[in-house]
Context: one part of a larger RNA
Molecule: small-subunit ribosomal RNA, 3' major domain
Organism: uncultured bacterium
RNA sequence: UGACGGGGGCCCGCACAAGCGGAGGAACAUGUGGUUUAAUUCGAUGAUACGCGAGGAACCUUACCCGGGCUCGAACGGCUGUUGAGUGUUUGUGAAAGCAAGCAGUUCGUAAGAACAACAGUCGAGGUGCUGCAUGGUUGUCGUCAGCUCGUGCCGUGAGGUGUCGGCUUAAGUGCCAUAACGAGCGCAACCCUUACCGUUAGUUACCAUCAGGUGAUGCUGGGGACUCUAGCGGGACUGCCACCGUAAGGUGUGAGGAAGGUGGGGAUGACGUCAAAUCAGCACGGCCCUUACGUCCGGGGCGACACACGUGUUACAAUGGGUGGGACAGAAAGCAGCAACCUGGCGACAGGCAGCGAAUCUCCAAACCCACUCCCAGUUCGGAUCGAAGUCUGCAACCCGACUUCGUGAAGCUGGAUUCGCUAGUAAUCGCGCAUCAGCCAUGGCGCGGUGAAUACGUUCCCGGGCC
Numbered sequence: 001u002g003a004c005g006g007g008g009g010c011c012c013g014c015a016c017a018a019g020c021g022g023a024g025g026a027a028c029a030u031g032u033g034g035u036u037u038a039a040u041u042c043g044a045u046g047a048u049a050c051g052c053g054a055g056g057a058a059c060c061u062u063a064c065c066c067g068g069g070c071u072c073g074a075a076c077g078g079c080u081g082u083u084g085a086g087u088g089u090u091u092g093u094g095a096a097a098g099c100a101a102g103c104a105g106u107u108c109g110u111a112a113g114a115a116c117a118a119c120a121g122u123c124g125a126g127g128u129g130c131u132g133c134a135u136g137g138u139u140g141u142c143g144u145c146a147g148c149u150c151g152u153g154c155c156g157u158g159a160g161g162u163g164u165c166g167g168c169u170u171a172a173g174u175g176c177c178a179u180a181a182c183g184a185g186c187g188c189a190a191c192c193c194u195u196a197c198c199g200u201u202a203g204u205u206a207c208c209a210u211c212a213g214g215u216g217a218u219g220c221u222g223g224g225g226a227c228u229c230u231a232g233c234g235g236g237a238c239u240g241c242c243a244c245c246g247u248a249a250g251g252u253g254u255g256a257g258g259a260a261g262g263u264g265g266g267g268a269u270g271a272c273g274u275c276a277a278a279u280c281a282g283c284a285c286g287g288c289c290c291u292u293a294c295g296u297c298c299g300g301g302g303c304g305a306c307a308c309a310c311g312u313g314u315u316a317c318a319a320u321g322g323g324u325g326g327g328a329c330a331g332a333a334a335g336c337a338g339c340a341a342c343c344u345g346g347c348g349a350c351a352g353g354c355a356g357c358g359a360a361u362c363u364c365c366a367a368a369c370c371c372a373c374u375c376c377c378a379g380u381u382c383g384g385a386u387c388g389a390a391g392u393c394u395g396c397a398a399c400c401c402g403a404c405u406u407c408g409u410g411a412a413g414c415u416g417g418a419u420u421c422g423c424u425a426g427u428a429a430u431c432g433c434g435c436a437u438c439a440g441c442c443a444u445g446g447c448g449c450g451g452u453g454a455a456u457a458c459g460u461u462c463c464c465g466g467g468c469c
Stems, first nucleotide, its partner, number of pairs: 008469006015460002019423005026315008034306002042053002064301007076124009087104007107114002126290002129288003135284002137279003140275001142273001147186006153162003166177003192267004197235007207224002211222003238261001241255001242253004304442001317416001321375007334363002338357002342353004382413001387408007429452007
């Protein structure tokens, strides 16, 4: 000077408390450990690994294993030599890769030669091999916590201190006052995006109040620029006004006005640094190692194993519910090797035919909810695992190892021990919809979107983390 204390003081955070819903018990999905294996590729391991890298493992991917091949090599550059334009194609063998043999064909230029290709040779190649404790870049975490520093001056022999402390205040080292300090920088805040209100400009593919036409019906048509909406520009919120408290900063108010009130809500934004934190397998890169193999191509297998253990989820255990029939209302995205209306066939997954749309034009488009009927507390009309059979679709190919449909089967499970997690408002809970990846999909994951829509906070003694003295 820091760090630490079962030392003290002050303060904050879903940290506790008050509440609501979960996990821990069941089945399944997924990741991990372990075990097994020819291989079950590699990495990530308290918080900060474990639905993580992976935003798509049947082949490919793929790095692993077994087997069969290649060696200037799967791709690329330079040089030398030989041959030939390029190229197309057949046969044998083979699981393919490959190996062997053959056929057709013969560029430009007068020539020297040139471009391109194959072969031979050579210098480079190639390596998801090692080291993240040699590194760049990027990332997690403390933490969106309020801190971390500098110049000059002053104090101290010096390390260093002061400033940055003290009082009040703030979400904040935010500000005010005081002051051997005076200023400044990186952070805070603001500037940025989005959402909530209004004005204005502009109306097509959006809209339809008024006028007219038209239909079985529909902004369908003429038209309109009002409204909604779209998307550009502005306004608007600043403790600005009022009252009270305070020297001030600021605080309080069922105050006024206002769409919004004291940071309005959400996002982006992450200081100096910490953990020799993570990544050499995204990429780059030093060093080391392999070079007829640790490179590379192909076929098959594996990454999907299964006495077990853990994490994260999905579905349930039912009546605030299950089933059947009828009725209603979104937003945000996406679409041509695509989205597909509509018609026909099929119980259905889907198939066949045929419009529209590269889209504010066409398409994809809800469920919970409401109404009626039914079930009557049961391992059930709950629950749907597992298994059998028949199918559909994608794809060269669904045995290992895809999804979906129909019929049958109908397991565990009657609310879960110790313990533990999330959440303070359009939040939790609950309900569906979309997208990326993608031929298809093991998505119950991830990222978004809207519908319905709560309870509770006395308080800071205690647990955890953090800030200042």